[in-house]
This record gives sequence, C1' cells and structure tokens, in this order.
RNA sequence: UGCGACUUAAUUCAAUGGAAGAAGAUCAUCGUUACAAGGUGAUAGUUGAAAGUUCGAAUCUUUCAGUCGCAA
Repeated sequence: UGCGACUUAAUUCAAUGGAAGAAGAUCAUCGUUACAAGGUGAUAGUUGAAAGUUCGAAUCUUUCAGUCGCAA
C1' cells in the first nucleotide's frame, strides 16, 4: 500500500427491512441458624461515527475510524 472479515449492555453472543433479546455480572428479595446453591424482580444499549436508500435500517449502499487476518 492492496484485499478480506469484524465492531450490538461493563463482558460473551443473538436478532429474515417492521424497530433490539439471551447468557452472565451488579443490586434487591425469597431461601438458610448463617453462608452457598437455587427461585423471583430490577438496573444496564444514541447497535463504532457520519451520510444516503426506504413508509420503515442493527440489517441494504457510501465514506471515515478501530481490531484481526492475508498478500506485497
């Protein structure tokens, strides 16, 4: 320098263009003589950034940024 993949909750990952969910963590509560396991509930997202297409974008297109890989 060129090509390709990826970027979503603090973390690991989902989500056919109809508007974002799980695990796990934290907190509260039940539970126990007490702790733990386990149950229930709550909290946590400008979907990397900015534009475009569309009635509607995490999803499609473009540019930029970052990470990784390959080639030189």